[in-house]
Molecule: RNase P RNA; transfer RNA
Organism: Pseudomonadota bacterium
RNA sequence: GGAGUCGGCCGGGCGGCGGCCUCGACGAAAGUUGGGGAGGAAAGUCCGGGCUCCGCAGGGCAGGACGCCAGGUAACGCCUGGGCGGAGUGAUCCGACGGAAAGUGCAACAGAAACAUACCGCCCCUCAGGGGGUAAGGGUGAAAUGGUGGGGUAAGAGCCCACCGGCGUCCUGGUAACAGAGCGGCCGGGCAAACCCCGUCCGGAGCAAGGCCAAAUAGGAAGGGAAUCCCACGGCCCGUGGGCCUUCGGGUUGGCCGCACGAGCCCGGUGGCGACAUCGGGCCUAGAGAGAUCGCCGCACAAAGACAGAACCCGGCUUACAGGCCGACUCCAGGC
RNA sequence: UCCCUGGUAGCUCAAUGGUAGAGCAACCGGCUGUUAACCGGUAGGUUGCAGGUUCGAGACCUGCCCAGGGAGCCA
Numbered sequence: 001g002g003a004g005u006c007g008g009c010c011g012g013g014c015g016g017c018g019g020c021c022u023c024g025a026c027g028a029a030a031g032u033u034g035g036g037g038a039g040g041a042a043a044g045u046c047c048g049g050g051c052u053c054c055g056c057a058g059g060g061c062a063g064g065a066c067g068c069c070a071g072g073u074a075a076c077g078c079c080u081g082g083g084c085g086g087a088g089u090g091a092u093c094c095g096a097c098g099g100a101a102a103g104u105g106c107a108a109c110a111g112a113a114a115c116a117u118a119c120c121g122c123c124c125c126u127c128a129g130g131g132g133g134u135a136a137g138g139g140u141g142a143a144a145u146g147g148u149g150g151g152g153u154a155a156g157a158g159c160c161c162a163c164c165g166g167c168g169u170c171c172u173g174g175u176a177a178c179a180g181a182g183c184g185g186c187c188g189g190g191c192a193a194a195c196c197c198c199g200u201c202c203g204g205a206g207c208a209a210g211g212c213c214a215a216a217u218a219g220g221a222a223g224g225g226a227a228u229c230c231c232a233c234g235g236c237c238c239g240u241g242g243g244c245c246u247u248c249g250g251g252u253u254g255g256c257c258g259c260a261c262g263a264g265c266c267c268g269g270u271g272g273c274g275a276c277a278u279c280g281g282g283c284c285u286a287g288a289g290a291g292a293u294c295g296c297c298g299c300a301c302a303a304a305g306a307c308a309g310a311a312c313c314c315g316g317c318u319u320a321c322a323g324g325c326c327g328a329c330u331c332c333a334g335g336c
Numbered sequence: 337u338c339c340c341u342g343g344u345a346g347c348u349c350a351a352u353g354g355u356a357g358a359g360c361a362a363c364c365g366g367c368u369g370u371u372a373a374c375c376g377g378u379a380g381g382u383u384g385c386a387g388g389u390u391c392g393a394g395a396c397c398u399g400c401c402c403a404g405g406g407a408g409c410c411a
Base pairs, nucleotide, nucleotide: 001332002331003330004329005328006327007326008325009324010323013299014298015297016296017295018294020037021036022035023034024033025032026031039307043318044317046316047315048314049313050312051206052205053204054203058238059237060236061235063202064201065200066199067198068082069081070080071079072078083097084095085094086093087092098197099196103195104194105191106190119138120137121134122133123132124131125130146164147163148162149161150160151159165186167184168183169182171180172179173178210257211256212255213254220248221247222246223245224244229243230242231241232240250410251409264283265282266281267280268279269278270277271276337407338406339405340404341403342402343401346360347359348358349357354391362378363377364376365375366374384400385399386398387397388396
């Protein structure tokens, strides 16, 4: 200098004028004045939790989710570290990564055969019709019953041997996943994002939850049910508790709370490889209810231009994103 | 906020994991004096998009995009 990998951050600043929402102070009011006012994803609503109510949610079936090991966490399908497999020269990245000797099922076409099989071939015997052995080689296929080499044989074959692969057992290291060494032996393929089996977890609904106040109206009509029915209970049964349920008709279209102090943010110390935990100090940081957070001008600058707008809250994941900054590392080429 | 369904040719719809098809429409030819109907033929596909599982995906799984629909107050 070139090419690349990973992590973090910003995504606008200053000034003037005008406007919107909210809170405080002053004021009888109009209003004046001061403070605060979107994001890294506020998004998709895909997971997990808080909170609230249902009867604090018991037993079983069904269903769903997850799936190497250890840890973190309120919890998770998230994160961290490690193992194994794969990609890359490398930094590094990717992985739905339990079980196929529990059972069932699937594999079109081709092929003899896709689960138990021999088409061509090879070898032996023969009464020449055939019978037997074999799985080296050929051929089909996505896939054909370990691979390479040697010995052996009538021809062959883990039949035997060496190395590799894979299985079992034992030892060593490691918390574990797993790795390594020895011995035995080659009895047997793929798909579980097919059913399924094993292990772990899951009660349901959601802030229009839910609570309070006020207003209005016809507690009106029809139908079902009297405990074998209906509701809570949400897919079902048991169990428990309760007595109504459905449709039509009628009324309201208001106010307050929930609702902004929280698994909170910033700085520093300690422990840990890390996720994270803990301690000390500091801070208060949108809260609407048709829904505020904006517009114009000027300045510096290369330019102000991306994706996008909170609606109960939080931890994640995923997706979108103009432009810019910082740090660590790898490879290649050259110079000293 | 909580849910459900769907996306395949221009339109309406099919398709057990095994060659993506049917009807209408379009185009060409025939029939007719001409048109329609009718007869014969032809073309037309990113199966919404991107990954994955599998020998093989329209279908199975995951993540996005788009469209349509439903429920919720009092009594």